Record summary: Pistol ribozyme from Solibacillus cecembensis, 76 nucleotides, folded computationally. NCBI's taxonomy places the organism under Bacteria, Bacillati, Caryophanales, Caryophanaceae, Solibacillus. Its mean pLDDT, the model's own confidence on a scale to 100, is 84. The model forms 95% of the base pairs in the Rfam consensus. Rfam family: Pistol ribozyme. For this family Rfam cites "New classes of self-cleaving ribozymes revealed by comparative genomics analysis" (Weinberg et al., Nat Chem Biol, 2015). Gene Ontology term of the family: catalytic activity.

[in-house]
RNA sequence: ACUCGACUAAGCGAGUAUAAACAGUCAUUAAGCUUAGUGCGUUAGAAGCAUCUAUUACAGGUGCUUUUAGGUUGCA
Repeated sequence: ACUCGACUAAGCGAGUAUAAACAGUCAUUAAGCUUAGUGCGUUAGAAGCAUCUAUUACAGGUGCUUUUAGGUUGCA
């Protein structure tokens, strides 16, 4: 100097062409290292599509899409 821990800024930390990580105080949380914002990821409700299981029927699970609500917590 650059790259990386969702993005921007600051911080904390790591690496050297790679993009990961046992690091980033400790624990906790689905919630990603911290703060502010964003609401990308994650959570719940509703709707649609696909698929699986079961049934006379009702129903439930998983994945994708839209929308609404929310936006780990605690001590130092």